[in-house]
Predicted 3D model of a 524-nucleotide part of an RNA (small-subunit ribosomal RNA, 5' domain) from a Bacteroidia bacterium. Model confidence (mean pLDDT): 82 of 100. The sequence was found in a public genome assembly. Lineage of the source: Bacteria > Pseudomonadati > Bacteroidota > Bacteroidia.
Context: one part of a larger RNA
RNA sequence: GGAUGAACGCUAGCGGCAGGCCUAAUACAUGCAAGUCGAGGGAGAAGUUAGGUGCUUGCACUUGAUGGGAACCGGCGAACGGGUGCGUAACACGUAUGCAACCUACCUAUAACUGGGGGAUAGCCCGAAGAAAUUCGGAUUAAUACCCUAUAAUAUUUAGUCAUCGCAUGAUGAUUAUCUUAAAACUCCGGUGGUUAUAGAUGGGCAUGCGGCCUAUUAGUUUGUUGGUGAGGUAACGGCUCACCAAGACUACGAUAGGUAGGGGGUCUGAGAGGAUGAUCCCCCACACUGGUACUGAGACACGGACCAGACUCCUACGGGAGGCAGCAGUAGGGAAUAUUGGACAAUGGACGAAAGUCUGAUCCAGCCAUGCCGCGUGCAGGAAGACGGCCCUAUGGGUUGUAAACUGCUUUUAUAUAGGAAGAAACCUUUUUACGUGUAGAAAGCUGACGGUACUAUAUGAAUAAGGACCGGCUAACUCCGUGCCAGCAGCCGCGGUAAUACGGAGGGUCCAAGCGUUGUCC
Numbered sequence: 001g002g003a004u005g006a007a008c009g010c011u012a013g014c015g016g017c018a019g020g021c022c023u024a025a026u027a028c029a030u031g032c033a034a035g036u037c038g039a040g041g042g043a044g045a046a047g048u049u050a051g052g053u054g055c056u057u058g059c060a061c062u063u064g065a066u067g068g069g070a071a072c073c074g075g076c077g078a079a080c081g082g083g084u085g086c087g088u089a090a091c092a093c094g095u096a097u098g099c100a101a102c103c104u105a106c107c108u109a110u111a112a113c114u115g116g117g118g119g120a121u122a123g124c125c126c127g128a129a130g131a132a133a134u135u136c137g138g139a140u141u142a143a144u145a146c147c148c149u150a151u152a153a154u155a156u157u158u159a160g161u162c163a164u165c166g167c168a169u170g171a172u173g174a175u176u177a178u179c180u181u182a183a184a185a186c187u188c189c190g191g192u193g194g195u196u197a198u199a200g201a202u203g204g205g206c207a208u209g210c211g212g213c214c215u216a217u218u219a220g221u222u223u224g225u226u227g228g229u230g231a232g233g234u235a236a237c238g239g240c241u242c243a244c245c246a247a248g249a250c251u252a253c254g255a256u257a258g259g260u261a262g263g264g265g266g267u268c269u270g271a272g273a274g275g276a277u278g279a280u281c282c283c284c285c286a287c288a289c290u291g292g293u294a295c296u297g298a299g300a301c302a303c304g305g306a307c308c309a310g311a312c313u314c315c316u317a318c319g320g321g322a323g324g325c326a327g328c329a330g331u332a333g334g335g336a337a338u339a340u341u342g343g344a345c346a347a348u349g350g351a352c353g354a355a356a357g358u359c360u361g362a363u364c365c366a367g368c369c370a371u372g373c374c375g376c377g378u379g380c381a382g383g384a385a386g387a388c389g390g391c392c393c394u395a396u397g398g399g400u401u402g403u404a405a406a407c408u409g410c411u412u413u414u415a416u417a418u419a420g421g422a423a424g425a426a427a428c429c430u431u432u433u434u435a436c437g438u439g440u441a442g443a444a445a446g447c448u449g450a451c452g453g454u455a456c457u458a459u460a461u462g463a464a465u466a467a468g469g470a471c472c473g474g475c476u477a478a479c480u481c482c483g484u485g486c487c488a489g490c491a492g493c494c495g496c497g498g499u500a501a502u503a504c505g506g507a508g509g510g511u512c513c514a515a516g517c518g519u520u521g522u523c524c
Stems, first nucleotide, its partner, number of pairs: 001524004006520005013376006019369002021334001026332003030329003035076003040073002047066009083287003093211007102204002107200008115149004125138005155180001158177008185192002213259003220250003225247008262284004266277004289310005312323004340366001342365003348362001349360004379410004389401005416460005424451001429446008468513005473494003479508005489496002
C1' cells in the first nucleotide's frame, strides 16, 4: 500500500447492488417448511336443483341430477429441493481413463401383448381395554391392492454348432433343442393407463494412473493380514464374507502412529514465480440429539420415516407415553459480533393430477444493519464596510478567519404535498377460427402482479431537510499562542515533557479524507 463475512469509538441525509452466528455440530417454547390424485376403489356428510308423498303450509321423508369435506384402501412423490461442516489425510476431492464386471423410477423411440379364475383386508357398524398414546376382538365389503393359472419374445437357464472380433481372463452375433417367468383397468369412446423386450437419454455404482498438510523428539507395520482353490453374497468385480492351503504384503522415494483439516472451481495479494485462504455463488463428499440396525423402494441403510439402546426435555390417573430447528423465522446461552416469530406463489423451478388446481419458509420479494462497493446531495452566481467577534503580531497599525457571513439574484437533485402510474405476463384454461393426420399444431380474443400505488412522470412551495472524523516533530500533506514543568500526559518507529514544548492538554489556523473517519484483529 492492498484486502476483510469483521468488531469497537465518534459521527450520520438519500438511493442502487451485494452481504449479514466466523463462537456452543450448545439447548430449544410457538408457528410454518411435503404433499397430491374422485379420470383406481369402497363408503358417502353439508349444500343446490327437479319431481313425488304426508300435513304441523313450510317443515319432514323419498327418487333422480349436480356436487363433493374429513378419514380409509390404492398409486406416485416423500432418496429432490433446503441446512450444516461434526467426522474424514480417504480413491473423500481434482483430473484423465476403464467396466469384455454393473444398475437406472419418471422421459423418448420401436415391437408384441393386456386370456381365465380366487381368497382376503382396511374403512363403515358393534363390542371391549386404557388417564392418555393407542390397542384388541366380532360381523361385513371393494379395487389399477394381493394370489393362482394360461399364453411368450430380441428376456432367463442349460447343452451343442458356426462365424466375426479383441487388450490375458474372453466378447459379440447367428442358429438348434431345452427350462423359467407377465399384465389392470378406467373412460367424456378420443384416449389415458398396465405388462414384457430392445435401444436412447439422464442419473448413479465400482476400478485404475497422476496431483495436493505438519511432526522422525513417531522406524518398523500387518494375521482376513498378502495371494490361491472353492462356496456364499452383491446390480456388479473383489477377502466383500466364510472353509481350506501357502507365507506372503507395506516401508527411509517415509510405512505405521500422532496432530490438524471437508476437497475443488475460486478468493486476497503479488510484475510474475509464489504466499495466504476455502464466507457468500457453482460442483463433489459427509452428517442430521449420540451409537447401532435393518425394512420399504428404481433409488435410502433415509434431516421434518421405523426399531433397539443411551443422555436430555415434557405429559402421567405412576401402569406407561411423547420428542429431536446443522429447514424459515424466533428464544435462551456463549461471544467483540451477525437481522423479521414479514408477504406471495405474480414469475422460475419442483411433487401430484387428463386438466382446473393443490402443496412448495425452494424461489421471488419486502423488513432491519453504513458491513462493503458504486452513485447523488448537504446549494449556485454575485457580494469588501475586507464589518463584528475570535486568534496572532505589534512597526499601534497590521495579518488571518475571509467571499467566509450578512445581503441580492437564481436553481430545486433530494425532501414535503398532490395527480397519474408501469415493464416484469404469456402461458395453462375458455371461446372463435385455419391446416390436416380429428386432436394435435398454428392464429385471434378473454383471464392472471406478491413486490406496489413501488420504479417512473408531471405540478406546487421553498435554500428550504442534510457534515463529520482523524491528523499538523521527522518518516508524512498541514504552525502559532497559552497552560503545564521528567508532573499530568503522548507514542507505529525514532523519541517528546525537568519554566520559551510546532511532539502533552486547550485555543486559533491549517492538511487529508468525507457519510464517513479513525483504532484494533487477521492475510499478502